[in-house]
Predicted 3D model of a 476-nucleotide part of an RNA (small-subunit ribosomal RNA, 3' major domain) from an uncultured Bacteroidota bacterium. Model confidence (mean pLDDT): 81 of 100.

Context: one part of a larger RNA
RNA sequence: UGACGGGGGCCCGCACAAGCGGUGGAGCAUGUGGCUUAAUUCGAUGCAACGCGAAGAACCUUACCCGGGCUUAAUCGGUUCCGACCGGCCCUGAAAGGGGCCUUCCCUUCGGGGCGGAUCCGACGGUGCUGCAUGGCUGUCGUCAGCUCGUGCCGUGAGGUGUUGGGUUAAGUCCCGCAACGAGCGCAACCCCUGCUGCUAGUUACCAGCACGUAAUGGUGGGGACUCUAGCAGGACUGCCUACGCAAGUAGUGAGGAAGGUGGGGAUGACGUCAAGUCAUCAUGGCCCUUACGUCCGGGGCUGCACACGUGCUACAAUGGGCGCGACAAAGGGAAGCGACCUGCGCGAGCGGGAGCAGAUCCCGAAACGCGUUCACAGUCCGGAUUGCAGUCUGCAACUCGACUGCAUGAAGCUGGAAUCGCUAGUAAUCGCGGAUCAGCAAUGUCGCGGUGAAUACGUUCCCGGGCCUUGUACA
Repeated sequence: UGACGGGGGCCCGCACAAGCGGUGGAGCAUGUGGCUUAAUUCGAUGCAACGCGAAGAACCUUACCCGGGCUUAAUCGGUUCCGACCGGCCCUGAAAGGGGCCUUCCCUUCGGGGCGGAUCCGACGGUGCUGCAUGGCUGUCGUCAGCUCGUGCCGUGAGGUGUUGGGUUAAGUCCCGCAACGAGCGCAACCCCUGCUGCUAGUUACCAGCACGUAAUGGUGGGGACUCUAGCAGGACUGCCUACGCAAGUAGUGAGGAAGGUGGGGAUGACGUCAAGUCAUCAUGGCCCUUACGUCCGGGGCUGCACACGUGCUACAAUGGGCGCGACAAAGGGAAGCGACCUGCGCGAGCGGGAGCAGAUCCCGAAACGCGUUCACAGUCCGGAUUGCAGUCUGCAACUCGACUGCAUGAAGCUGGAAUCGCUAGUAAUCGCGGAUCAGCAAUGUCGCGGUGAAUACGUUCCCGGGCCUUGUACA
């Protein structure tokens, strides 16, 4: 100087408390450990691994296993030789591969060039090892308020001072003081979304007034008001008032205002820590393989199941389940696509036909909710696992191993021990919708979107993490 303390003081954070909903029990989904296996590819392992790399494992992917092939090879440049390439067909084979037949050149400055095959040469190839050789990227402490420098001063020196102190703040934020005076990286602000207003603009959006028209609809003429769209600007600064205070600032049922004291949300992550993570995104040193640790193909595996754990979904019901009728979003996506609509076919998944739409125009489009009715507390008209049969769709192909539909079957489950998690407001809870990936889909995941919409916070003693000062230390 740090680190640590079941030392002290001060102060924060859904850290506790207050409150709401869960997890831990059940079934299933998913990841992991373990076991098994020819293989169940590899990595991630307290917080910060475990719905993680996987934003898509039937083949492919694929890195694993078994089997069948190829050795200049799946790729590039050059030498020499040969031939067009492409295409079609035959034999063998599971395919890859191997063997064979038919057809067949173009440009040219006549040197050659293009394309393919063979040959030789030079490069190759490796998801093989080392993340403790590395770059890059990332997690974490932590959006925490800290981390430093120049000069000066103090100290033999390590180093200190500044950065400590008194206030204040979300903040090393600001004020005051001070052997310090300044400065940098952080904080804040500048950026984006959202909340209010104005201006500009008016199509595909809108429709107040005026017309036309319809069974009906901004459908049409038209309009530029409104909504909205999307660009610019304004607006909030403790600016005003009162109280306290030297000031910074704090408090207020204050005024005004759409909004207050950082309005709400996002992006943004200092010096560093964990030899944290990644050699399997990529790059890369070293080491290793070179008729194989490279490469192609068929099939299998990554989906195995006595178990154990994590993360979720669905429930155990009446604030509910079933049936009928009625209503209201936002954000996105769409051409090998979205697909309205149909008295078509089918109980249905879907099929057939097919308008419109590269889309503020057309399409994909709500549910909870409201009204009516039924069920009356029961393993039930709760719950839907499991299993049987019959189907639909995608795809070369759904046996291992897809999703969905119909009929039948109807398991466990009556609110979950010790323990444990999230959340302070348009939040939790609850309800649906969309996107990426994607032929299809194991999505209950993830990333977004809106609808309905709470309860509670006395307080900081205690648990966890953190900041500042101080103290002890046999630790560095």